[in-house]
RNA sequence: GGCGGGGUAGCUCAGCGGUAGAGCAGAGGAAUCAUAAUCCUUUGGUCGUAGGUUCAAAUCCUAUCCUCGCUACCA
Numbered sequence: 001g002g003c004g005g006g007g008u009a010g011c012u013c014a015g016c017g018g019u020a021g022a023g024c025a026g027a028g029g030a031a032u033c034a035u036a037a038u039c040c041u042u043u044g045g046u047c048g049u050a051g052g053u054u055c056a057a058a059u060c061c062u063a064u065c066c067u068c069g070c071u072a073c074c075a
Base pairs, nucleotide, nucleotide: 001071002070003069004068005067006066007065010024011023012022013021018055026042027041028040029039030038048064049063050062051061052060
């Protein structure tokens, strides 16, 4: 240099055109003599960035950044 995977909540990851979600973590509550565990409720997101297509984009297209992996030739 070429090819491919990944980037979504504080963390680990779903979601592949039609209202952005789960688990853990955080906050509040229940229960307990009390704590932990358990149960209930709940906060939190410019979906890496910039454009394009579309009535509608996390999702499709292009470019680019970060990250992981594979790899040819020459020297």